[in-house]
RNA sequence: GAGGCGUAGCUCAGCCGGUCAGAGCGUUCGGUUCACAUCCGAGAGGUCGAGGGUUCGAACCCCCCCGUCUCC
Repeated sequence: GAGGCGUAGCUCAGCCGGUCAGAGCGUUCGGUUCACAUCCGAGAGGUCGAGGGUUCGAACCCCCCCGUCUCC
């Protein structure tokens, strides 16, 4: 100098801007059981890495910074 990635505690999805921001695992509560596990139901948990810009509207587009990985 060039490029990829950063979204829930973990692993990730999110199509060329618009729906309440989601899934699995984990976790909490309840049911089932003598009890545990399994299974079933419900819930909590996110300012989408920071800041700024464009737009009626941004996780998504633009700028810049930070972190991480790779290449030269």